[in-house]
Context: one part of a larger RNA
RNA sequence: GAGUAGCGAUAAAGCGGGUGAAAAGCCCGCUCGCCGAAAGCCCAAGGUUUCCUACGCAACGUUCAUCGGCGUAGGGUGAGUCGGCCCCUAAGGCGAGGCUGAAAAGCGUAGUCGAUGGGAAACGGGUUAAUAUUCCCGUACUUUUAUGUAGUGCGAUGUGGGGACGGAGAAGGUUAGGUCAGCGGCCUGUUGGAAUAGGUCGUUUAAGGCGGUAGGCUGGUGCGGUAGGCAAAUCCGCUGCACCUUAAGGCCGAGAACUGAUGACGAGGGUCUACGGACCUGAAGUGACUGAUACCACGCUUCCAGGAAAAGCCACUAAGCUUCAGCUACAUAAGAACCGUACCGCAAACCGACACAGGUGGGCAGGAUGAGAAUUCUAAGGCGCUU
Numbered sequence: 001g002a003g004u005a006g007c008g009a010u011a012a013a014g015c016g017g018g019u020g021a022a023a024a025g026c027c028c029g030c031u032c033g034c035c036g037a038a039a040g041c042c043c044a045a046g047g048u049u050u051c052c053u054a055c056g057c058a059a060c061g062u063u064c065a066u067c068g069g070c071g072u073a074g075g076g077u078g079a080g081u082c083g084g085c086c087c088c089u090a091a092g093g094c095g096a097g098g099c100u101g102a103a104a105a106g107c108g109u110a111g112u113c114g115a116u117g118g119g120a121a122a123c124g125g126g127u128u129a130a131u132a133u134u135c136c137c138g139u140a141c142u143u144u145u146a147u148g149u150a151g152u153g154c155g156a157u158g159u160g161g162g163g164a165c166g167g168a169g170a171a172g173g174u175u176a177g178g179u180c181a182g183c184g185g186c187c188u189g190u191u192g193g194a195a196u197a198g199g200u201c202g203u204u205u206a207a208g209g210c211g212g213u214a215g216g217c218u219g220g221u222g223c224g225g226u227a228g229g230c231a232a233a234u235c236c237g238c239u240g241c242a243c244c245u246u247a248a249g250g251c252c253g254a255g256a257a258c259u260g261a262u263g264a265c266g267a268g269g270g271u272c273u274a275c276g277g278a279c280c281u282g283a284a285g286u287g288a289c290u291g292a293u294a295c296c297a298c299g300c301u302u303c304c305a306g307g308a309a310a311a312g313c314c315a316c317u318a319a320g321c322u323u324c325a326g327c328u329a330c331a332u333a334a335g336a337a338c339c340g341u342a343c344c345g346c347a348a349a350c351c352g353a354c355a356c357a358g359g360u361g362g363g364c365a366g367g368a369u370g371a372g373a374a375u376u377c378u379a380a381g382g383c384g385c386u387u
Base pairs, nucleotide, nucleotide: 013031014030015029016028017027018026032384033383034382035381040364041363042362043361046344047343050342051075052074053073054072055071056070060068061067080141081140082340083339084338086119087118088117092113093112094111098107099106100105122139123138124137125136126135142336143335144334145333146332147331148330149329150328151327152326153321154320158316159315160314161313166303167302168301169300172296173295174294177290178289179288180287181286182203183202184201185200186199187198188197204264205263208259209258215252216251217250218249219244220243221242222241223240224239225238226237228236229235265285268281269280270279271278272277304307350359351358366378367377368376
């Protein structure tokens, strides 16, 4: 220079009470303002204790600070069903033998790894200062092993089926959600109207079980033959005959009803209170309309550029076993380990040297207006952006 520039979005504050040495900024209350396809909620990545509580204010915080993502200490993450691990494979990696190379090494068969994909099973309520589909309560489901009973041709690393898949478009059936009415509790002081009225709050309940609806797909059954499926096959494929026929059989399949639930939750009321809360009690808990981008649906129609693989699963036999073992059904008993789980997560906690107007994948999607996820206002919820 200079007590100058600046104090990082112009969403906004005001008052009362508390604490304290001290309060514009901390806590509580009332009012005001802002977001509301977000500035709300839930995951993934990444971070790694930042979470909760107590005690502190040197430094950090662009001001103050009694406050804090700051300092010190203590506490906190509970799983057969969520995700991983596990079984399976994709691109790709590695690669016994092998080929190539002077070598280092390169390529690559059998294999073996490798999710961003396929593969069993859980919901509702309650609870903590901090975790919950994990704890507790209630009600379920899956799978493995053992034993028992009954029945019985079982058996794979092989064979076949299945898993199994693109884009676009349209219609239908439903549900979530919403609105209105009804029902229940409470209220109606002043002015006008009004009690056959008005206002306000609530009207919530899952998985599972049962059954197989709206609808979609398919001709079905039996007896033969068989040069294909690297061997075999009763399976698959091909093929012949007979019967049933255009509706029966089979497969898939939302949702509703009933049950789950004589339970839970529930506006409100009562008692106590260290004012944080604890305990007790508890009404109504229905109908109509609307209605998805969600489900039926891996469906249907259509198009050409013709849209993963493998295992689990089902069937078949080979070797083999054959009163055993194995397989099927039911019952009982036991088991289901290990790892993650706090918190932030469009952000002051991630990537940007910063508490940085930047960047960051997925899901949810109330009301009024409206074609709409636009716009404006608003609910739940969250904030007023640290002079």
RNAcentral holds the full RNA, with entries from SILVA. A computed fold for a 387-nucleotide part of an RNA from a freshwater metagenome, annotated as large-subunit ribosomal RNA, domain III.